[in-house]
Molecule: transfer RNA
Organism: uncultured Ruminobacter sp.
RNA sequence: GGACAGGUGGCAGAGCGGCUGAAUGCACCGGAUUCGAAAUCCGGCAACGCGCAAGCGUUCAUGAGUUCAAAUCUCAUCCUGUCCG
Numbered sequence: 001g002g003a004c005a006g007g008u009g010g011c012a013g014a015g016c017g018g019c020u021g022a023a024u025g026c027a028c029c030g031g032a033u034u035c036g037a038a039a040u041c042c043g044g045c046a047a048c049g050c051g052c053a054a055g056c057g058u059u060c061a062u063g064a065g066u067u068c069a070a071a072u073c074u075c076a077u078c079c080u081g082u083c084c085g
Base pairs, nucleotide, nucleotide: 001084002083003082004081005080006079007078010026011025012024018068028044029043030042031041032040046059047058048057049056050055061077062076063075064074065073
């Protein structure tokens, strides 16, 4: 340099045009249980910006495009891996 696969909450990882901030597990927080723990059960839990709060907005590597509608399709770039030279 070329080809292919991939990049999704703290971590792993589904989702493949509309129900979707988005399953599930782990981690974490609160509660129940316990003398106290572990285990188990119940509930909660992404980040950033604005806001006293309630809440609102934006975000699926980044940027553009297609579409009424994009995490999902197209293009470019960045990063990771495999193979080829």